[in-house]
RNA sequence: UUUUGGAGAGUUUGAUCCUGGCUCAGGAUGAACGCUGGCAGUGUGCCUUAGACAUGCAAGUCGAACGAAGCGCUUCGAACCGAUCCCUUCGGGGUGAAGAACGUUGCGACUGAGUGGCGAACGGGUGAGUAACACGUGGGUGACCUACCCCCAAGUGCGGCAUAACCCCGGGAAACCGGGACUAAUUCCGCAUGUGCUGCCACCUCUUGUGGUGUCAGUAAAGAUUCAUCGCUUGGGGAUGGGCCCGCGGUCCAUCAGCUUGUUGGUAGGGUAAUGGCCUACCAAGGCGACGACGGAUAGCCGACCUGAGAGGGUGACCGGCCACAGGGGCACUGAGACACGGGCCCCACUCCUACGGGAGGCAGCAGUUAGGAAUCUUCCACAAUGGGCGAAAGCCUGAUGGAGCGACACUGCGUGAGGGAUGACGGCCUUCGGGUUGUAAACCUCUAAAACGGGGACGAAUGAUGACGGUACCCGUUGAAAAGCACCGGCUAACUCCGUGCCAGCAGCCGCGGUAAUACGGAGGGUGCAAGCGUUAUCCGGAAUCACUGGGCGUAAAGGGCGCGUAGGCGGUUCACUAAGUCCGAUGUUAAAGACCGGGGCUCAACCCCGACACGGCGUUGGAUACUGGUGGGCUUGACGGCUGGAGAGGCGAGUGGAAUUACCAGUGUAGCGGUGGAAUGCGUAGAUACUGGUAGGAACACCCAUUGCGAAGGCAGCUCGCUGGACAGCACGUGACGCUGAGGCGCGAAAGUGUGGGGAGCAAACCGGAUUAGAUACCCGGGUAGUCCACACCCUAAACGAUGCACACUUGGUGUUGGCCCGUUGGGGUCAGCGCCGGAGCUAACGCGUUAAGUGUGCCGCCUGGGAAGUACGGCCGCAAGGUUGAAACUCAAAGGAAUUGACGGGGACCCGCACAAGCGGUGGAGCAUGUGGUUUAAUUCGAAGCAACGCGAAGAACCUUACCAGGCCUUGACAUCCAUGGAACCCCUCAGAGAUGAGGGGGUGCCCUUCGGGGAGCCAUGAGACAGGUGCUGCAUGGCUGUCGUCAGCUCGUGUCGUGAGAUGUUCGGUUAAGUCCGGCAACGAGCGCAACCCUCGCCAUUAGUUGCCAGCAAUCCGGUUGGGCACUCUAGUGGGACUGCCUGUGAAAGCAGGAGGAAGGCGGGGAUGACGUCUAGUCAGCAUGGUCCUUACGGCCUGGGCUACACACGUGCUACAAUGGCCGGUACAGCGCGUCGCCACCUAGCGAUAGGGAGCUAAUCGCUGAAAGCCGGUCCCAGUUCAGAUCGCAGUCUGCAACUCGACUGCGUGAAGUUGGAAUCGCUAGUAAUCGUGGAUCAGCAUUGCCACGGUGAAUACGUUCCCGGGUCUUGUACACACCGCCCGUCAAACCAUGGGAGCAAGUUGCACCCGAAGACGCGUAGCCUCGCCAAUGGGGCGCGUGUUGAAGGUGUGGCUCGUGACUGGGGUUAAGUCGUAACAAGGUAACUGUACCGGAAGGUGCGGUUGGAUCACCUCCUUU
Repeated sequence: UUUUGGAGAGUUUGAUCCUGGCUCAGGAUGAACGCUGGCAGUGUGCCUUAGACAUGCAAGUCGAACGAAGCGCUUCGAACCGAUCCCUUCGGGGUGAAGAACGUUGCGACUGAGUGGCGAACGGGUGAGUAACACGUGGGUGACCUACCCCCAAGUGCGGCAUAACCCCGGGAAACCGGGACUAAUUCCGCAUGUGCUGCCACCUCUUGUGGUGUCAGUAAAGAUUCAUCGCUUGGGGAUGGGCCCGCGGUCCAUCAGCUUGUUGGUAGGGUAAUGGCCUACCAAGGCGACGACGGAUAGCCGACCUGAGAGGGUGACCGGCCACAGGGGCACUGAGACACGGGCCCCACUCCUACGGGAGGCAGCAGUUAGGAAUCUUCCACAAUGGGCGAAAGCCUGAUGGAGCGACACUGCGUGAGGGAUGACGGCCUUCGGGUUGUAAACCUCUAAAACGGGGACGAAUGAUGACGGUACCCGUUGAAAAGCACCGGCUAACUCCGUGCCAGCAGCCGCGGUAAUACGGAGGGUGCAAGCGUUAUCCGGAAUCACUGGGCGUAAAGGGCGCGUAGGCGGUUCACUAAGUCCGAUGUUAAAGACCGGGGCUCAACCCCGACACGGCGUUGGAUACUGGUGGGCUUGACGGCUGGAGAGGCGAGUGGAAUUACCAGUGUAGCGGUGGAAUGCGUAGAUACUGGUAGGAACACCCAUUGCGAAGGCAGCUCGCUGGACAGCACGUGACGCUGAGGCGCGAAAGUGUGGGGAGCAAACCGGAUUAGAUACCCGGGUAGUCCACACCCUAAACGAUGCACACUUGGUGUUGGCCCGUUGGGGUCAGCGCCGGAGCUAACGCGUUAAGUGUGCCGCCUGGGAAGUACGGCCGCAAGGUUGAAACUCAAAGGAAUUGACGGGGACCCGCACAAGCGGUGGAGCAUGUGGUUUAAUUCGAAGCAACGCGAAGAACCUUACCAGGCCUUGACAUCCAUGGAACCCCUCAGAGAUGAGGGGGUGCCCUUCGGGGAGCCAUGAGACAGGUGCUGCAUGGCUGUCGUCAGCUCGUGUCGUGAGAUGUUCGGUUAAGUCCGGCAACGAGCGCAACCCUCGCCAUUAGUUGCCAGCAAUCCGGUUGGGCACUCUAGUGGGACUGCCUGUGAAAGCAGGAGGAAGGCGGGGAUGACGUCUAGUCAGCAUGGUCCUUACGGCCUGGGCUACACACGUGCUACAAUGGCCGGUACAGCGCGUCGCCACCUAGCGAUAGGGAGCUAAUCGCUGAAAGCCGGUCCCAGUUCAGAUCGCAGUCUGCAACUCGACUGCGUGAAGUUGGAAUCGCUAGUAAUCGUGGAUCAGCAUUGCCACGGUGAAUACGUUCCCGGGUCUUGUACACACCGCCCGUCAAACCAUGGGAGCAAGUUGCACCCGAAGACGCGUAGCCUCGCCAAUGGGGCGCGUGUUGAAGGUGUGGCUCGUGACUGGGGUUAAGUCGUAACAAGGUAACUGUACCGGAAGGUGCGGUUGGAUCACCUCCUUU
């Protein structure tokens, strides 16, 4: 003394980690658009049509180079005119001032044109072209030039000829031109001189044309003036500015791979200031290119600017340097300099003028116009300053420049106020109605000043004069508060509520919002962020480590070439020496200025401007270092190769050969079937099959051995023998001496399928034909069957060509098995090299996994990747006979696509277990009639809800009115009901009339309670009135509470701590047993705990105890014989309390838990039954039970009434009842319950009735009385198998009861009537013991109404369970998954529709370019020349110029023919996208035929099949290997 610098987020999933794209936050702009807009300073302003331009201006100047002319003044003269004066015959005659044409002298800072000189090549504009020595950087020039300027040396003598202007003539509309005559110069020419310079030659030096010397030849000049000077000529030097050449550097495309004839070089010449194929002739045949030639596309380059931590990336406005261009193209002239923006010639296009003959023009200068466009300014002032041109100078010119104007276009600064001010005003918004917020904000008080107005007033001027800006900046004074918007507020991302809207309107950068409670749309209030701006759009960098140099990857995410050999290239063991290219260090030159950074300074600050200083890096020159790399040379042996010896092997090629089997044929035996399948059929067979025997033929493949064996580079290779042949390995350590590794292109090999030609053909078998299956079956299954499969030769060149893992080398813990060889040792064993497997450590990995055969750690080289789809497609190229292969995009479209792992769910996956789940049984339903519910239909209404299980005898435990919610009609509007106010009246009761009633009208009776000052007031009720409000079974169960159903009384569901995992998560909860049970035991990185299970509760079963009425009666007594009475409480019973059962005991088994059996016991392993329902699922059900947010209705969607409807009826379904009969019906007799219920009731008993019932009437508020006769059963009788003495529907008549009222529409009774139905198709339900079945009884609701529903009660009382394969449901573990709305999932392709982009396409049209030819302007260069001009030197057969003719070259144009590119095109191909289209079901689970794959054939489509390959297939079995105990 020192480096100043690096942030992320959203989005794939149910969740996770990773990969990966998309998107956002930042900065920037010559910007534009939207809304808004006070002031000032400084900058900046056609990015598009290098489109077209009216008008003005942008380059002139010099009279001290020159002639002539004009003008002014002046000198002199002066025609003319004629004032004045004189004379007059009045006609006139003289005089002649001023003026004055014209001529002339001189002067002039005068004027415009001309000759001449200098300038016009600068300054200013633009970026079209250009991929190039154009630019940048560094060099070279011995290959060059440089007007004006500076220095030095020398000189400036004498002559001459023209020409413009001007004048005359002529042509033309004009532009302008032609002819004749005259004239000047710093115009032009000659002679002289020659310091010098130039040329040839010679010599020396030197880097080639540098420098020096010498002979010869050639070669200069201009004058002007105010007399000071300024010029001119020659040469040398300098300065400045240029020309040319070279090294290096900076775009894309290889779907541009070959290019080139002046091409590459040489010689000679021409040309130039100068080198050079720059040009020409001749000679040679070269030159360039994967280190990217040639071609195409794009582009001015740089200093710099933006961004970035940097490295980089992007840009090339303004300012500065260079280049290029000047309407498009070509050309030269002049000149020091140009091939010339405001010069010339020619061609083309365009515009203008014209008398139609011909002419004129070039804003990419400054302003300005027009067009184009999203878009870019004044036809301003001044030469005052700075600079430029000319001039001796004064000065003139200068749209360069200095300034002003316009534009928020950018940057910067300032202001829109400051202090005080709470009843926290009004208003707005929200509200839980209390309030909150806007908010000290406002009002109000005090104060100040940007602007404005008035006054003063600069610097810029160095320099005497001169200031456009400008009366500007600045200063002083006066007035006194008057100037804020824009965007956003779901997350990213700071900021929230209300209303409106209702998948509409709309928003959106990404994710995504909106389908009635939207912080996401629109508005409002409030808030947040910036602020004279704020947003949007566009573009660039960043974030993006998302092209990765810094700084990425390739087993499964995108990505290792199918495999080898090998060229270029890249890389390379060990040692010594030299070198110094790379490399490192120092010095030095350069890297313009401006900018940036740093330090200062000036504008009040800042922006802006000024001054000073520094660095990295690049390139050049030079000195040094030598470790490493390179180069050269010499060595070495360990890499590599070789030699000798040896064994192993399905390595390759060729030839030969063998047996088994299939098939065919022949022969024999033999008879009716064979074959085939899930089951069948097609097929074969009485013309003799199949079967069996023998024989023959032919082709293909090689059982056992055989193995996770071996060999090979890969593909691949298998009977045996022989021949030829490649490679690897081991041992020895003998040879060479780095000979190596990799390998773009290249070459070769390369399964199966396929192709060509010729063979061959047994079996198998795409296509094809049949048969089945199926809704269909272009399939799976079956019967046939052709290419093909085989051989030879020639192609093809692709595969899941896979270890999805390139090759080579080195290093890095182990265990175990195996193949081949060697060594030690030898009963077992150990070591080593090369291979082939498994497990596993460190390490790596997103995880899975890999793990000395690496996916670990490193090195070298190659190949490949960069979101998904479109697509391995299109076009183009190459290859192929074809099929096709290889190389290989884009438009468009999406916000994902993907990998691994996790939890679930699911599987036509697996294992284990359970359940009336199946099976075994019993009885039903489904058929009939009826009841009831539902659908449908109907209707004015048939109110509403419930919808698989888990809606359908459900809400409804009871619709004639009511209920009632529905319909029709008639009515009411503060309402039938609640609260508040006012007025009146007690309330209330009775009667009459109208009406269907609601209701309306009228009349009568009647006054109470509390207080009282006796007026009245109050409570309560009623009526009237007004308004706040009531009311709604209107909607939303997808806004909700509560309650309920269901999985399921299934055994599960979780937590804390710990541990494992990056994480989601896992572990615990899995495992081995056991249980009804996550019940218990054992084990275990788990240890515990909670909700569930069980138990505690109720009931039934046994016993005890307490109590004894209304219950009971053993013994005693009485009795009307009835527990009736006394009595008793023993028993039954009632209902309280206890006991009892716990695998406790025994035997067996087991580690235990437990299980099996036994004993005892009323009961035995949960004794039977009930109540009890975990975390959760079904957006399950209910707004109509209730409650409730929101919303809707308010003389109605509220309320009242009458009547109707909910009871309809071609039909369909569910749930039931009764039956079809003899295990029965009917008749008679007779026995035995339990639960319950009853005073608006149950009703004994009596009477009447056939009966339902009715009339009387006792008891009972109930262990007392009543309902209450239980029925099946038992006994006896009858019926005799039939539509019946079965069954009872339906209908008729007559009644009973309830009720205001039984018509729609009640129940019951009697008599009569007497339907279907003879056991029920497919299918389906319940039940495992006091159960099913069967029989009756009671209750709730209820006026009445249930023999059928529901809930209870008892009576009688079975059968069967081998068992868990299958169906259904459930539990645990495991496995696969492309599912997660979770299989009712996901998802593929054709077809149909709409839209979009794109390929092909008969062609059409345009651009660009190559080649060939034609034509050929201007110009240049030649040649010719009879014309013209000129000649000063010269005097001539000559020189120069012009013109003319002609040749070469040559722009534009034309013709023909190719290439490339863009556009367009009937039709056509596929592709993409699009809430609800069609057909199927291909894939994901074993996806129901495992999938995928290359190829071939076939098919509406997904796809199917054949051949070969892959596991990225589940499951079971076997084998092998490994691990643990």